The prediction has a mean pLDDT of 84.
This is a predicted structure of a 71-nucleotide RNA (transfer RNA) from an Erysipelotrichaceae bacterium.
[in-house]
RNA sequence: AGGGGUAUAGUUCAAUGGUAGAAUAUCGGUCUCCAAAACCGCUGAUGCGGGUUCGACUCCUGCUACCCCUG
Numbered sequence: 001a002g003g004g005g006u007a008u009a010g011u012u013c014a015a016u017g018g019u020a021g022a023a024u025a026u027c028g029g030u031c032u033c034c035a036a037a038a039c040c041g042c043u044g045a046u047g048c049g050g051g052u053u054c055g056a057c058u059c060c061u062g063c064u065a066c067c068c069c070u071g
Base pairs, nucleotide, nucleotide: 001070002069003068004067005066006065007064010024011023012022013021018054027041028040029039030038047063048062049061050060051059
């Protein structure tokens, strides 16, 4: 320099263009003499900008970061 991939909750991952979910963690509660474990509940997220669409995590495009390949 050229090509490809990834970017979603604190973390690991889902989501066929139509209300963004789960696990785990944090927090609260039950239980316990206390704590852990277990059980119940809450909070919390689409990398940034533009476009298409009635409607975009999803399709198109530019940028940023990371990873892989070619040289």
Lineage of the source: Bacteria > Bacillati > Bacillota > Erysipelotrichia > Erysipelotrichaceae. Rfam family: tRNA. The family's RNA type in Rfam is transfer RNA.